[in-house]
Context: one part of a larger RNA
RNA sequence: UGACGGGGGCCCGCACAAGCGGUGGAGCAUGUGGCUUAAUUCGAUCCUACGCGAAGAACCUUACCUGGACUUGACAUGCCUGUCAUACCGGCCCGAAAAGGCUGGGUCAUUUAGUUGGACAGUGCACAGGUGCUGCAUGGCUGUCGUCAGCUCGUGCCAUGAGGUGUUGGGUUAAGUCCCGCAACGAGCGCAACCCUUGUCUUUAGUUGCCAUCUGGGAGCGAUCCGCAGGGAACUCUAAAGAGACUGCCCCGGUAACGGGGAGGAAGGUGGGGAUGACGUCAAGUCAGUAUGGUCCUUAUGUUCAGGGCUGCACACGUGCUACGAUGGAGCGUACAAUGGGAAGCGAACCCGCGAGGGGGAGCCAAUCCUCAAAACGUUCCUCAGUUCGGAUUGGAGUCUGCAACUCGACUCCAUGAAGCUGGAAUCGCUAGUAAAGGGACAUCAGCUACGGUCCCUUGAAUACGUUCCCGGGCCUUGUACA
Numbered sequence: 001u002g003a004c005g006g007g008g009g010c011c012c013g014c015a016c017a018a019g020c021g022g023u024g025g026a027g028c029a030u031g032u033g034g035c036u037u038a039a040u041u042c043g044a045u046c047c048u049a050c051g052c053g054a055a056g057a058a059c060c061u062u063a064c065c066u067g068g069a070c071u072u073g074a075c076a077u078g079c080c081u082g083u084c085a086u087a088c089c090g091g092c093c094c095g096a097a098a099a100g101g102c103u104g105g106g107u108c109a110u111u112u113a114g115u116u117g118g119a120c121a122g123u124g125c126a127c128a129g130g131u132g133c134u135g136c137a138u139g140g141c142u143g144u145c146g147u148c149a150g151c152u153c154g155u156g157c158c159a160u161g162a163g164g165u166g167u168u169g170g171g172u173u174a175a176g177u178c179c180c181g182c183a184a185c186g187a188g189c190g191c192a193a194c195c196c197u198u199g200u201c202u203u204u205a206g207u208u209g210c211c212a213u214c215u216g217g218g219a220g221c222g223a224u225c226c227g228c229a230g231g232g233a234a235c236u237c238u239a240a241a242g243a244g245a246c247u248g249c250c251c252c253g254g255u256a257a258c259g260g261g262g263a264g265g266a267a268g269g270u271g272g273g274g275a276u277g278a279c280g281u282c283a284a285g286u287c288a289g290u291a292u293g294g295u296c297c298u299u300a301u302g303u304u305c306a307g308g309g310c311u312g313c314a315c316a317c318g319u320g321c322u323a324c325g326a327u328g329g330a331g332c333g334u335a336c337a338a339u340g341g342g343a344a345g346c347g348a349a350c351c352c353g354c355g356a357g358g359g360g361g362a363g364c365c366a367a368u369c370c371u372c373a374a375a376a377c378g379u380u381c382c383u384c385a386g387u388u389c390g391g392a393u394u395g396g397a398g399u400c401u402g403c404a405a406c407u408c409g410a411c412u413c414c415a416u417g418a419a420g421c422u423g424g425a426a427u428c429g430c431u432a433g434u435a436a437a438g439g440g441a442c443a444u445c446a447g448c449u450a451c452g453g454u455c456c457c458u459u460g461a462a463u464a465c466g467u468u469c470c471c472g473g474g475c476c477u478u479g480u481a482c483a
Base pairs, nucleotide, nucleotide: 001483002482003480004479005478007477008476009475010474011473012472013471015467016466019430020429021428022427023426026322027321028320029319030318031317032316033315034313035312042053043052064308065307066306067305068304069303070302073127077126078125079124080122081121082120083119084118088105089104090103091102092101093100108117109116129297130296132295133294134293138291140286141285142284143282145280150189151188152187153186154185155184156165157164158163169180170179171178195274196273197272198271200243201242202241203240204239205238206237210232211231214230215229216228217226218225219224246268249262250261251260252259253258324423328382329381330380331379332378333377340371341370342369345364346363350359351358352357389420394415395414396413397412398411399410400409436459437458438457439456440455441454442453
């Protein structure tokens, strides 16, 4: 000087407390351990692995296993030789396919010159190739402490020196934020601001969006409805430019910084949210994303193909979904979104089917067309039961995608109707448009194991006395046989 302490002081954080909803019990989904296996590919392992890499394992992917094949190789460059039939597109035989054999069509440019370019083939050589090993040889990227308020430097001063001072102290703040003091005076990386988004207003611009006023048209007996048309630019909206918030104003406290209250205002003291992650820590993670040193393999640890496996199941754990019901379930009626996506695409009306879906093909390269709610609300039934709760499991019949759904897809219909009556010790999330509840869209993607992930809107709470205690962190101080 640090680190540590079941030392002290001060201060923060959904850290506790106060609340709301869960997990831990059940069934299923998914990941992991274990076991099994020819193989169940590899990595990730306290917080910071375990719906993680994987934003999609039937083949492919695929790295694993079994078996069949290849050896300058599936891929690159160069040298050598040959062909010019360039290339390329089919058919037949054999085979599980790869591979092998036969055969048809098609047929390059340039130049004086088989010369050059380009392509293909062959043999040999240089070499290719490796998801083989080492993340404890590395780059790059990432997690974590932590969006915590810290981490340092120059000069000066102090000290024999390590080093100290500044950065400590008194206040204050979300903040090493600012003020005051001070052998320090300044500065840098962080904080904050500048960026995006959201909340209010103004201006500009109106098509595909809008319709208050005026006129017309259509439907209807009528009330009324329809932006359908002329027209309008008000309103909504879209998307560009500005305004607006600064403790600016008032009162109180205070030397000041600042704090408390108030006015005006759409918004008030960082308005809400996001992006943004200092010096460093964990020899943290990744050689399997890519790059890369070393090392190993080279008729194989490379390459290719078929089939299988990654989906196995006495069991254990993590993360989720659905429930155990009446604030509910079922039937009927009826209302209201936003973000997105769409050409090998989205696909309307209409018709068929109980349904998944099929037929159909309008319109749309999209503010134009398509895809667009569900809880809620109204009403009827069920009346506390393993039930009109719950839906696992199993049998049968089908639909769709795709060469192909046996291992191993999703969905539909009929039948079946398991466990489960609110969950021990323990444990998690959340402070407001949040939690909880409800649905919607998208990425990946032929299809899908999505109940996952990322966004979007709808409905919309409760509680916080307080900092004694648990956990993590910051500053000062103290002890130390630790470095």